Transfer RNA from a Candidatus Falkowiibacteriota bacterium, 76 nucleotides, folded computationally.
RNAcentral holds the sequence, with entries from ENA.
Rfam family: tRNA. It is annotated as a transfer RNA.
The prediction has a mean pLDDT of 81.
RNA sequence: GGGUGUGUAGCUCAGCGGUUAGAGCACGACGCUUAUAACGUCGGGGUCGCGGGUUCAAAUCCCGCCACACCCACCA
Numbered sequence: 001g002g003g004u005g006u007g008u009a010g011c012u013c014a015g016c017g018g019u020u021a022g023a024g025c026a027c028g029a030c031g032c033u034u035a036u037a038a039c040g041u042c043g044g045g046g047u048c049g050c051g052g053g054u055u056c057a058a059a060u061c062c063c064g065c066c067a068c069a070c071c072c073a074c075c076a
Base pairs, nucleotide, nucleotide: 001072002071003070004069005068006067007066010025011024012023013022018056027043028042029041030040031039049065050064051063052062053061
């Protein structure tokens, strides 16, 4: 340098054009307990990597860029 894939909550991931952006874990409050854990209920937390485009409508499709992983090439 070329190619493929990934990027969504603190972490691991789901969601692949339309419903309100979700789950588990973590975190907070309350309940339970002598107390802690466990368990139960409720809650907080998101520019969906960045910029642009298509569309009535984009996390989702297209283009560019960035980061990471892998493959190929080059190696002065």